[in-house]
RNA sequence: GUCCCCUUAGCUCAAUGGCAGAGCACACGGCUUACAUCCGUGGGGUUGUAGGUUCGAGUCCUACAGGGGGCA
Numbered sequence: 001g002u003c004c005c006c007u008u009a010g011c012u013c014a015a016u017g018g019c020a021g022a023g024c025a026c027a028c029g030g031c032u033u034a035c036a037u038c039c040g041u042g043g044g045g046u047u048g049u050a051g052g053u054u055c056g057a058g059u060c061c062u063a064c065a066g067g068g069g070g071c072a
Base pairs, nucleotide, nucleotide: 001071002070003069004068005067006066007065010024011023012022013021018055026042027041028040029039030038048064049063050062051061052060
C1' cells in the first nucleotide's frame, strides 16, 4: 500500500429489515444465627462515529475511527 473480518449493557455474546435481549456481574428482597450457594425482583443501551436507502435499519450501502488477520 491493498484485501478480509470484528465493533450491541460493566464483561462475554444473541437479535428474519418490524417492541433491542440472555448469561455473568451489580443493587434490593427471600432463605440462613451469619456468610456463601440457591430463589425472586430491579436498575443499566446515542447498537463505534457521520451520512445514505427504506413506511420502518443493530441488520442493507458509503466514508471515517479503533481492534484483529492475509498478501505485498
A computed fold for a 72-nucleotide RNA from a Chloroflexota bacterium, annotated as transfer RNA. The coordinates come from a structure-prediction model, not an experiment, and the mean pLDDT is 83. The source organism's lineage runs through Bacteria, Bacillati and Chloroflexota. RNAcentral holds the sequence, with entries from ENA.